The part of an RNA shown here (small-subunit ribosomal RNA, 3' major domain) has 481 nucleotides and comes from an uncultured bacterium.
Model confidence (mean pLDDT): 84 of 100.
[in-house]
Context: one part of a larger RNA
């Protein structure tokens, strides 16, 4: 000077405390330990690992097992002889296939008359060399969690100490803030902190199609369906607005606080991006890249099948429920945000559904995905493991795809298990928040309870800071550093 204290002041966070709803108990789903296999690849371990790398494991992926093959090699460049433009198609024999024959069609670079030269690319040798998801993230780089959007970290010059180092940043007040004031041997920068950026809230203006439809006309069973129309709402660029601007009041006539007006919005207006110095030898040689070590007829490279899906169990994260604020049936109303050329598909018919026939129509503010469910009206069930729950489990089936047995997602008939609200304990959330309710997309041939995102209904409480938990100044102890 840290760092720490079951020292001390102040102070702030869904940290308590006030509510709300969950999670621990039940099926199942989906990671993990663990066992167990021939593997059941690898990695990730308190916050800060466990729906994590993985935004999607039947083959592929694949790294991991068993057999099968192969040694310059699946992939680069370079040398030497031999061929052929490279190549596409189709049949075919052996084989689980990889490979290793066999046939038939096409097809035959550039420049030059020509020899040739030169460029691709196949085959064969042999050798520099390729490969290596092999160690080591304690040798690294990039990138990323974390403290923590916490207010912090520090540097010039001076100045004070013998010095390590202090002052500047301490001190009165105020702020969300080392944010401002004031003061002060410090004066002044610097990363941060806020503004500058996006986006939601109001308004102008401009434009007016695929988007609207107030007037006017015209038509229909009906619909902006048509002429028009530029107002509205919308769409996308431009502005404009908010700054404690203005009034009252508290304070030190300061900074700022309280309160009121005007306003769509008030005291950072909601939201996001943005992550100082540095901590944890954190994480990651398995995105990539690399130092070093190792493996080279193998620890490479190729293929079939198999695992990654096992299951006495113990855990995390979710889902679906246990019922009447409910469940089924019938009718009826309102959204966003997205995505669709090997795509997204309508109206039509076929099916009881999954889906199929079949192809309007869209390169998409034009068509399509797409009926939005909670909600609301009526009916109906009456408290019972039931017209709750729906797991499991046989039959039949669809759909993708070479192929659904190991291992897929759906529909239909049956079949109905746990399960009456969850111990000790623990976890989110302060407002368009939580809670419910459904919708889109990513990845993806299939394949969502996850993840990333959209709107729809829409609460309750917050007296305070004694205490838990985590941070932040000052100060104080100290036998640590």
């Nucleotide at each position: 000077u840290g760092a720490c204290g079951g020292g001390g002041a102040c102070c702030c966070g869904c940290a308590c405390a006030a509510g709300c709803g969950g999670u621990g108990g039940a099926g199942c789903a989906u990671g993990u330990g663990g066992u167990u296999u021939a593997a059941u690849u690898c990695g990730a371990c308190g916050c800060u690992a466990c729906g994590c790398g993985c935004a999607g494991a039947a083959c592929c992926u694949u790294a991991c097992c068993u057999g099968g093959a192969u040694u310059u090699g699946a992939c680069a460049u370079g040398g030497a002889g031999g061929g052929g433009a490279a190549g596409a198609u189709u049949c075919u024999u052996g084989g689980a296939g990889a490979c290793a024959g066999g046939a038939a069609u096409u097809g035959c670079c550039u420049g030059g008359c020509a020899a040739c030269a030169g460029g691709c690319u196949c085959c064969u040798c042999a050798c520099a060399c390729a490969g290596g998801u092999g160690c080591u993230g304690c040798a690294u780089g990039g990138c990323u969690g974390u403290c923590g959007u916490c207010a912090g970290c520090u540097c010039g010059u001076g100045u004070c100490g013998u010095g390590a180092g202090a002052u500047g940043u301490u001190g009165g007040g105020u702020u969300a803030a080392g944010u401002c004031c004031c003061g002060c041997a410090a004066c002044g920068a610097g990363c941060g902190c806020a503004a500058c950026c996006c986006u939601c809230g109001u308004c102008c203006u401009u434009a007016g199609u695929u988007g609207c439809c107030a007037u006017c006309a015209g038509g229909u069973u009906a619909u902006g369906c048509u002429g028009g129309g530029a107002a509205c709402u919308c769409u996308a660029a431009g502005g404009a607005g908010a700054c404690u601007g203005c009034c009252c009041u508290g304070a030190a006539u300061a900074a700022c606080g309280g309160g009121g007006a005007g306003g769509a919005a008030g005291g950072u207006g909601g939201g996001g991006a943005u992550g100082a110095c540095g901590u944890c030898a954190a994480g990651u040689c398995a995105u990539c890249a690399u130092g070093g070590c190792c493996c080279u007829u193998a620890c490479g490279u190729c293929c079939a099948g198999g695992g990654c899906u096992a299951c006495a169990c113990a855990c995390g994260u979710g889902c679906u429920a246990c019922a009447a604020u409910g469940g089924c049936g019938u009718a009826u109303a309102c959204a966003a945000u997205g995505g669709g050329a090997u795509g997204c598909a309508a109206g039509a018919c076929c099916g009881c559904g999954a889906g199929g026939u079949g192809g309007a129509g869209c390169u998409a503010a034009u068509c399509c995905c797409c009926c939005a469910a909670a909600a609301u009206a009526c009916g109906u069930c009456u408290c019972u493991g039931u017209u709750c729950g729906g797991a499991u489990u046989g039959g039949a089936g669809u759909c993708u795809g070479c192929a659904a047995u190991u291992c897929g997602a759906c529909u239909c008939c049956a079949u109905g298990a746990a399960g009456c609200u969850g111990g000790a304990a623990u976890c989110g959330c302060u407002a368009g928040u939580a809670a419910u309710c459904g919708c889109g997309g990513a990845u993806c041939a299939g394949c969502a309870u996850g993840c990333c995102g959209c709107g729809g209904u829409g609460a309750a409480u917050a007296c305070g800071c004694u205490c838990c938990c985590g941070g932040g100044u000052c100060u104080u102890g100290u036998a640590c550093a």